Context: one part of a larger RNA
RNA sequence: CGAAAGUGAUGUGAGGAAGGCUGUCCCUAGUACGAGAGGACCGGGACGGACGGAGCUCUGGUGUGUCAGUUGUCCUGCCAAGGGCACGGCUGAUUAGCCACCUCCGGAAGGGAUAACCGCUGAAAGCAUCUAAGCGGGAAGCCCGUUCCAAGAUGAGAUCACUCAUGCAGUCAAUGCAGUAAGGCCCGUGGCGAGAUCACCACGUUGAUAGGCCGGAAGUGUACAGAUGGCAACAUCUUUAGCUGACCGGUACUAAUCGGCCGAGGG
Numbered sequence: 001c002g003a004a005a006g007u008g009a010u011g012u013g014a015g016g017a018a019g020g021c022u023g024u025c026c027c028u029a030g031u032a033c034g035a036g037a038g039g040a041c042c043g044g045g046a047c048g049g050a051c052g053g054a055g056c057u058c059u060g061g062u063g064u065g066u067c068a069g070u071u072g073u074c075c076u077g078c079c080a081a082g083g084g085c086a087c088g089g090c091u092g093a094u095u096a097g098c099c100a101c102c103u104c105c106g107g108a109a110g111g112g113a114u115a116a117c118c119g120c121u122g123a124a125a126g127c128a129u130c131u132a133a134g135c136g137g138g139a140a141g142c143c144c145g146u147u148c149c150a151a152g153a154u155g156a157g158a159u160c161a162c163u164c165a166u167g168c169a170g171u172c173a174a175u176g177c178a179g180u181a182a183g184g185c186c187c188g189u190g191g192c193g194a195g196a197u198c199a200c201c202a203c204g205u206u207g208a209u210a211g212g213c214c215g216g217a218a219g220u221g222u223a224c225a226g227a228u229g230g231c232a233a234c235a236u237c238u239u240u241a242g243c244u245g246a247c248c249g250g251u252a253c254u255a256a257u258c259g260g261c262c263g264a265g266g267g
Stems, first nucleotide, its partner, number of pairs: 001152001005163006015149004021049007033038001051106005059100004066093005071086006110144003117137004164266001166178004183262004187204005209255003212251005218244003225238005
């Protein structure tokens, strides 16, 4: 831009894409078969491998500063307590998120038409013959079935709901211009359901969208200071303390203010 005014939702599916893998063991059954050795078809079940999708309850990894310990040095005048630098200084743990080594699930079942092949009936050709007429069976393959995209499918489809029948100009009629409706955009607060930007999603005071604050969870592991004991290093008590990024819930304290623009008149 088109899709026969302008919008907002829902949904159809022409077409396209993905997927389609496979092993071992058990039962049937040591049965059928076979002199024995050996050893099934058919049917049923269990457990796996690789691959794929989703997820973070468990297990594990990361977790650049969440907590603690600690070395050297410089600084905050000193003690104490802290801060900077040294690979994140090093070490031990670790929430959320992200992830796999973790967890769950998938390939199907079923239907249709077939290939090689196997048949029934059956002539040409009194026989025979799956074929010439006719009728069956038959594959991980084909068409459906499963998942995803999908009406620019210009063959532009469907359903529901909303907005309404303005003004000016015009050869009064197409059309142009202007302000609007429904609606949308800009703008702002954000997103761990989204994301390079954009888009998408939530919210914008009739408000829990983010931050702050409060409470909880979770993590670390018992802060500072004081007291007691010890010559001291240090230990014990106050103290399952103190501190804490993302997690859960609450609370208008802060910021989402005020606003602007676009957008039909129906061949």